RNA sequence: ACCGACAAAGGCAAACCUGCUGAAAAGCAGGGACGCAAAGCUACAGGGUCUAAAGCUUUCUUAAAGCUAUGACAGCCUGGCUGCCGAAA
Numbered sequence: 001a002c003c004g005a006c007a008a009a010g011g012c013a014a015a016c017c018u019g020c021u022g023a024a025a026a027g028c029a030g031g032g033a034c035g036c037a038a039a040g041c042u043a044c045a046g047g048g049u050c051u052a053a054a055g056c057u058u059u060c061u062u063a064a065a066g067c068u069a070u071g072a073c074a075g076c077c078u079g080g081c082u083g084c085c086g087a088a089a
Base pairs, nucleotide, nucleotide: 003086004085011036012035016031017030018029019028020027021026034075040081041080042079045078046077047076048073049072050071055067056066057065058064059063
């Protein structure tokens, strides 16, 4: 450097519940653990997924449907940056 153990010391926290924020997706805090060796950071690296307030289009126009990210996800994949420990190979 790579790699990742029935190792040690620690770390994070899915679903779900409560509260707050938000149009929503979702986020934050507390509880809670399905999992994680980067489940640390990066969404202005690329792809992907979710949402649709505003905007646009259509219609049978107090509205509905469709389209669209500028919103969101790093616990979807690849890449980039940083990092704890040290058995085996």
Predicted 3D model of an 89-nucleotide RNA (c-di-GMP-I-GGC riboswitch aptamer) from a Syntrophomonadaceae bacterium. The coordinates come from a structure-prediction model, not an experiment, and the mean pLDDT is 89. NCBI's taxonomy places the organism under Bacteria, Bacillati, Clostridia, Eubacteriales, Syntrophomonadaceae.